Transfer RNA from an uncultured Bacilli bacterium, 73 nucleotides, folded computationally. It matches the Rfam family "tRNA". About the family: Transfer RNA (tRNA) molecules are approximately 80 nucleotides in length.

[in-house]
RNA sequence: GCCGGAGUAGCUCAUUCGGUAGAGCAGCUGUCUCGUAAUCAGCAGGUGGCAGGUUCGAUUCCUGUCUCCGGCA
Numbered sequence: 001g002c003c004g005g006a007g008u009a010g011c012u013c014a015u016u017c018g019g020u021a022g023a024g025c026a027g028c029u030g031u032c033u034c035g036u037a038a039u040c041a042g043c044a045g046g047u048g049g050c051a052g053g054u055u056c057g058a059u060u061c062c063u064g065u066c067u068c069c070g071g072c073a
Stems, first nucleotide, its partner, number of pairs: 001072007010025004019056001027043004049065005
């Protein structure tokens, strides 16, 4: 230098012909207990790496760019 993959909640990851973004763990509140843990119920948490483009509408399609991983040279 060229090619491919990954980047989504605090962490690990889902999310397909484009249609209001989810789970588990962690956190908070309540329940239960003499108390703690566990259980159960609920709550909160996201500009989907960044910037543009297409579209009525983009995590998803296109372009550029940043970081990480792998391959080729």